RNA sequence: UAUCCAUCCGGAGCGGCUGAGAGAUCUGGCUCGACGACGCCGCAGCAACCACCCCUCACCCCGUGGGACAAGGUGCUAACGCCAGAACCGAUGGGAG
Numbered sequence: 001u002a003u004c005c006a007u008c009c010g011g012a013g014c015g016g017c018u019g020a021g022a023g024a025u026c027u028g029g030c031u032c033g034a035c036g037a038c039g040c041c042g043c044a045g046c047a048a049c050c051a052c053c054c055c056u057c058a059c060c061c062c063g064u065g066g067g068a069c070a071a072g073g074u075g076c077u078a079a080c081g082c083c084a085g086a087a088c089c090g091a092u093g094g095g096a097g
Stems, first nucleotide, its partner, number of pairs: 001096001003095006013043005021032003025086005044077003049073002053067003057063001081089001
């Protein structure tokens, strides 16, 4: 990014700073929040998409399926993406351009 694929009912919080709204958008609910939410930073943790490793199948190459790991690249850590409806919905990862 007018692009493709996969996932989104599981899991995981403390401290510091800040100071009024926050839960993506709209409508309607519901919830969180001056007993300090949201956000930012630090640390800790969760998960296992990619990388790395092993096995399998296929194979010229690319690759398929499964497993293991958690030192690497991301991500995430109230409530099912909070719920329902809507929308050229959104988020994250991996490709492609």
A computed fold for a 97-nucleotide RNA from Garicola koreensis, annotated as SAM riboswitch aptamer (S box leader). It was read from a public genome assembly, where an Rfam model found it. Its Rfam family is "SAM riboswitch aptamer (S box leader)". The literature on the family includes a 1998 paper in Mol Microbiol by Grundy and Henkin, "The S box regulon: a new global transcription termination control system for methionine and cysteine biosynthesis genes in gram-positive bacteria". Gene Ontology term of the family: regulation of gene expression. Rfam describes the family as follows. The SAM riboswitch is found upstream of a number of genes which code for proteins involved in methionine or cysteine biosynthesis in Gram-positive bacteria.